[in-house]
Context: one part of a larger RNA
């Protein structure tokens, strides 16, 4: 250079409060702004940033009595949520084994390895911070055996049960129509609370609210398979009563498989609204607590990849069911009992906490996701929520 650029999209306002000190902090109340977000959950990533009290040197583009700063103390709770004691894909390691001069590449058995498959819990309360983890209420799964009862069995073999055999888990993508349900509307019905200072308003006023899970029971609308039994068999690496292939017989029912509704769960729970007591704080706290129907509409959800269609022909293993090898003396029901192991969990998460040296107009993966106009998740307005951007 120069007290010059600049103080990084953007709405504040007024009281009252605290304080030595306030355009900046708390609190009220007006007024804005977002609202298929700028609400909500949650993966990565962060690592304590969460609550609390206390602070005022620095950091904070002004200030500061405030803070994601600084100082201290608290906060993370699981048989069922995520992962792990299961399973496998892509990949990747890889016992012998192949190439190679080595280094070392490949790759078979074997093994890791979720973005997928298996797999039990919901509603409701609660703190300053945790919660399907505590707490109340009601389930449900595995596994375990000492009693009691009753049936059954010990070579005429009761139950078990492979690392084998087989089934089965098992799948794409379009499209249309049915059945439901979440959820929404307006009226009505029913509670409950208000009562107008302006011309009218006790009336067909005004506002609010009208809900409840999982499990258990029943097995619907709808979809699917023929079913059940006898013989025969050189196939399933041995064996099978199991799968497969041939034959027969006899029956049309039976059999799987399904959302919902209804019922329980609930003489429970929420529930507008009312609402104290102590010197102050505690607070809208403790406590009380009404209707809790119908009727219309309706999904992108769910029956279900169930139906149809077509060509590009749409993972696997294990859990699970059979079957026999093969164990083999105790096995099964009922009653009530007992065990449940390790990690994650606090907070941010479209951001001032992540990734961009910054409190930075940029990046950042799924999930909910309402109402009025409207085809619409476009757009405007708004509800729950949550903001007013640090001169």
């Nucleotide at each position: 250079a120069a007290g010059u650029a600049g103080c990084g999209a953007g709405a504040g306002g007024u009281a009252g409060g605290u304080g030595a000190g306030a355009a900046u902090c708390c609190u009220a109340c007006c007024c804005g702004c977002c609202g298929a977000a700028a609400a909500c959950c949650u993966a990565a990533g962060g690592u304590u940033u969460c609550c609390u009290g206390a602070g005022g040197a620095a950091g904070g583009c002004u200030c500061g009595u405030c803070c994601g700063c600084u100082c201290a103390g608290g906060g993370u709770a699981a048989g069922u949520c995520g992962g792990g004691a299961c399973c496998u894909a892509a990949g990747c390691c890889g016992a012998g084994g192949a190439c190679g001069a080595a280094a070392g590449u490949c790759g078979u058995a074997g093994g890791c390895g979720a973005u997928g498959g298996a797999c039990a819990a919901c509603a409701g309360g609660u703190g300053a911070a945790g919660a399907u983890u505590c707490c109340u209420g009601u389930a449900c799964c595995a596994c375990c055996a000492a009693u009691u009862u009753a049936u059954c069995g010990u070579u005429u073999g009761a139950g078990g049960a492979a690392u084998g055999g087989a089934g089965g888990g098992a799948c794409g993508c379009a499209g249309g129509a049915g059945g439901a349900u979440a959820g929404g509307c307006a009226a009505a019905g029913c509670c409950c609370a208000c009562g107008g200072c302006u011309g009218g308003u006790u009336g067909a006023g005004u506002g609010g609210g009208u809900c409840u899970a999982a499990g258990c029971c029943c097995g619907u609308a709808g979809g699917g398979a023929g079913c059940a039994g006898g013989g025969a068999u050189a196939g399933g690496a041995a064996a099978a009563u199991c799968c497969g292939u041939c034959u027969u017989u006899g029956c049309a029912a039976u059999c799987c498989u399904g959302a919902a509704a209804g019922g329980u769960g609930a003489u429970g729970g929420g529930g507008a609204g009312c609402g104290a007591a102590a010197a102050a704080u505690a607070a809208g706290u403790a406590g009380c607590g009404a209707a809790c129907u119908u009727g219309c509409u309706g999904a992108u959800u769910c029956c279900a990849c169930a139906c149809u269609g077509a060509c590009a022909a749409g993972a696997a293993a294990a859990g699970c069911u059979u079957c026999u090898a093969c164990c083999g003396a105790g096995a099964u029901a009922a009653a009530a009992g007992g065990u449940g192991c390790c990690c994650g969990u606090a907070c941010c998460g479209u951001a001032a906490a992540c990734c961009g040296a910054c409190a930075c107009a940029g990046g950042u993966a799924g999930g909910u996701g309402a109402g009025g106009a409207g085809a619409g998740a476009a757009u405007c307005c708004u509800a729950a929520g949550g903001c007013g951007a640090g001169c």
Overview: The part of an RNA shown here (large-subunit ribosomal RNA, domain III) has 391 nucleotides and comes from Wukongibacter sp. M2B1. The full RNA is in RNAcentral, with records from ENA. Its mean pLDDT, the model's own confidence on a scale to 100, is 82. Lineage of the source: Bacteria > Bacillota > Peptostreptococcales > Caminicellaceae > Wukongibacter.